[in-house]
Molecule: RNase P RNA; transfer RNA
Organism: Longimicrobiales bacterium
RNA sequence: GGACGGGCUGAGGGAUCGCCGCCGGGGGCCCCUUGGGCUCGCCGGACGGAGGAAAGUCCGAGCUCCGCAAGGCAGGGUGCCGGGUAACGCCCGGGCGCCGCGAGGCGACGGAAAGUGCCGCAGAAAGCAAACCGCCGAUGGCCCCUUCGGGGGCACAGGCAAGGGUGAAAGGGUGCGGUAAGAGCGCACCGGGCCGCCGGAGACGGGGGUCGCAUGGUAAACCCCACCUGGAGCAAGGCCAAAUAAGGGACGAGGAGUCGCUCGCUCCACCUGAGUCCCGGGUAGGCCGCUUGAGGCCGUCAGCAAUGUCGGUCCCAGAUAAAUGACCCUCCCGCCGCUUCGGCGGAGGACAGAACUCGGCUUAUUCCGCACAUCCGCUG
RNA sequence: GGGGCCAUGGUGAAGAGGGAUCACGUCGGCUUUGCAAGCCGAAAUCCCGGGUUCGACUCCCGGUGGCUCCA
Numbered sequence: 001g002g003a004c005g006g007g008c009u010g011a012g013g014g015a016u017c018g019c020c021g022c023c024g025g026g027g028g029c030c031c032c033u034u035g036g037g038c039u040c041g042c043c044g045g046a047c048g049g050a051g052g053a054a055a056g057u058c059c060g061a062g063c064u065c066c067g068c069a070a071g072g073c074a075g076g077g078u079g080c081c082g083g084g085u086a087a088c089g090c091c092c093g094g095g096c097g098c099c100g101c102g103a104g105g106c107g108a109c110g111g112a113a114a115g116u117g118c119c120g121c122a123g124a125a126a127g128c129a130a131a132c133c134g135c136c137g138a139u140g141g142c143c144c145c146u147u148c149g150g151g152g153g154c155a156c157a158g159g160c161a162a163g164g165g166u167g168a169a170a171g172g173g174u175g176c177g178g179u180a181a182g183a184g185c186g187c188a189c190c191g192g193g194c195c196g197c198c199g200g201a202g203a204c205g206g207g208g209g210u211c212g213c214a215u216g217g218u219a220a221a222c223c224c225c226a227c228c229u230g231g232a233g234c235a236a237g238g239c240c241a242a243a244u245a246a247g248g249g250a251c252g253a254g255g256a257g258u259c260g261c262u263c264g265c266u267c268c269a270c271c272u273g274a275g276u277c278c279c280g281g282g283u284a285g286g287c288c289g290c291u292u293g294a295g296g297c298c299g300u301c302a303g304c305a306a307u308g309u310c311g312g313u314c315c316c317a318g319a320u321a322a323a324u325g326a327c328c329c330u331c332c333c334g335c336c337g338c339u340u341c342g343g344c345g346g347a348g349g350a351c352a353g354a355a356c357u358c359g360g361c362u363u364a365u366u367c368c369g370c371a372c373a374u375c376c377g378c379u380g
Numbered sequence: 381g382g383g384g385c386c387a388u389g390g391u392g393a394a395g396a397g398g399g400a401u402c403a404c405g406u407c408g409g410c411u412u413u414g415c416a417a418g419c420c421g422a423a424a425u426c427c428c429g430g431g432u433u434c435g436a437c438u439c440c441c442g443g444u445g446g447c448u449c450c451a
Stems, first nucleotide, its partner, number of pairs: 001376003005372001007370002010367002012331001013329002016326002019049003022045004026040006051351001055362002058360005063233004075229005080094005095109001096107004110224002115222002117218003132164002134160003139157002141154005172190006191213001192211004197206003237288004247279005254268005295314005301308002333348001335346004381450007390404004398434001406422005427443005
C1' cells in the first nucleotide's frame, strides 16, 4: 500500500415562525373560602419532543381481567454441554461437524439397536435382500480324444458377487495374499461395534484390548426420551357520567274529551297506582391505566465473556385522529467541475416514523467515523 | 392498536410427499353452405425467497398481498 474479517459508534449545528407536552402567571365559574376544584382558541418560559429499526407481531416477560384443591392426560413448544438472565426459541464460553491459506464464518446438532409407516420411476434385487449382463464351471452332467495316467470342449445342474448396468441409496473402504472364479475367506492400514483405563464439571477427547463387521435412509413422517407450558389481551381493566329500556323505592289523586273559559256531561285511573322525585343502569363524552423503568450515563470490583456487585449522577415524548414541520443561513462530510491553490460553483445524504412498557430475534436500509485481527506485496 | 384466516390456468374449486386435476371461459384446428352444439389440441414461476428430503403445491423458516373480527 492492497484485499479481507468480525466489533463498536453517530444519524450534523444554529436563527426565525409554527405544533404537542410540562411548569409558572392571568381571566371566568363553583365550593365546606389563609384554601381547593373545574375551565379558557389569554400571556410567559433559559425545559422536553421519534428509531436503530419506532416495522413484522415471531419468541420471552411485566401489568390487567377471567379460570384454577393437588396431580395427571391431551394439545403446543424447545432439543450437543456448561453458564448468564425476571424470562426466552435470546446471549456468552466450550465441544463436534462443514467451509475458508488465515483472521474467522455457518450448523432445527437428542433417539433410526422400542415400535409403526414410507422409499415413486428405473433396476435382477429397496429391507426376514437379490442375480440382468458378466466371471467360473473345482464338484456333478453331456460330448470328443487317449499311450488308460489323463487331456480338451459344452455351459445343463450349480457356484460367485470381483467388474458392468439401474438408482438418491445395492449389506464397510484401499492393497496384498488366496481361489475354478470369487468373497473379511486370511492379513495390513483406515472406518465401525463392544469392554475397561486416563483426562475433563460436562458435551467430548486420548490411548488400550477385543469382535471380521452383526441391524441402509427418513423423526422440518407418526413416535420415544428429557425439560417447559392455564386463557386472553391496554380496544386489558377501572372510575365519573348527558341520554335511554327493564327493575326497585318514596310521595301519591287526578287525567283526557266536549273547537277558547266555567259549569255540566262522557270516558279512563283510584293500594292490581296516573303522575312527580330518587335509586339503578351505563351510551355519547371525560378521567385513570400512561410513562421512574429488569431506566440512561460515569466510575469501581468479580468474571475469559455474556453478565452481575457497589458508589455517584441524571429525569429523557406521552399525543387521541393524533404534535416533531416550514424556510433561511452557516458549518461538517465525502463526490463532480473550475482554480491564480487563497478559494468559487454544482448535485447530494438511505430505510423509515412513537400510540401500555421492557428483553430479544427477524426483516428494510445509506453515508461515514473509530480502534483492532488476518493474508499478500514493497521498503528499511 | 391487537387477534384470526387465506393465496393453485382468465374465473371458481380439488389435490396435503412421488404424473399438477376438474368445471366454465379464451384461442387454434376438425365438422357445417354458414352458425350453434359436438370432437381434438394449447396456455400454470402452484404469491415470493431460503431450508429439510433422493424428491416439496404439500413439511419448516422468513417475506409480500388480500379477507375478516375486537371499542